[in-house]
RNA sequence: ACGCGGGAGAGAUCCCGAACGGCGGGCGGGCUACCGUUUGCAGUUCGGGGCGCCGAAGGAGCAACCACCCCGGAAACUCUCAGGCAGAAGGACCGCGU
Numbered sequence: 001a002c003g004c005g006g007g008a009g010a011g012a013u014c015c016c017g018a019a020c021g022g023c024g025g026g027c028g029g030g031c032u033a034c035c036g037u038u039u040g041c042a043g044u045u046c047g048g049g050g051c052g053c054c055g056a057a058g059g060a061g062c063a064a065c066c067a068c069c070c071c072g073g074a075a076a077c078u079c080u081c082a083g084g085c086a087g088a089a090g091g092a093c094c095g096c097g098u
Base pairs, nucleotide, nucleotide: 001098002097003096004095005094006093011051013050014049015048016047017046018045019044020043022041023040024039025038026037027036028035029034052085053084054083058081059079060078061077065073066072
């Protein structure tokens, strides 16, 4: 490095927009099968934002310690820029194999 297995934390939170179909109401048409238009409600997916929260991609900081002629290395601690907060995915790290 590759393959296999394991692998934590924290709102399936709120708002807005778009698309999609569902249910209901109004109006118009109608061959009474429905069609058009408008509106309300909840849902799904995607995008954006608010507040709250998490640390184990990456990044940054402090430092025991290691090395020491010089140049250096360095945590799972701290921060939370990035990332993440159902499942899936991802995932530091651990085990086995090549």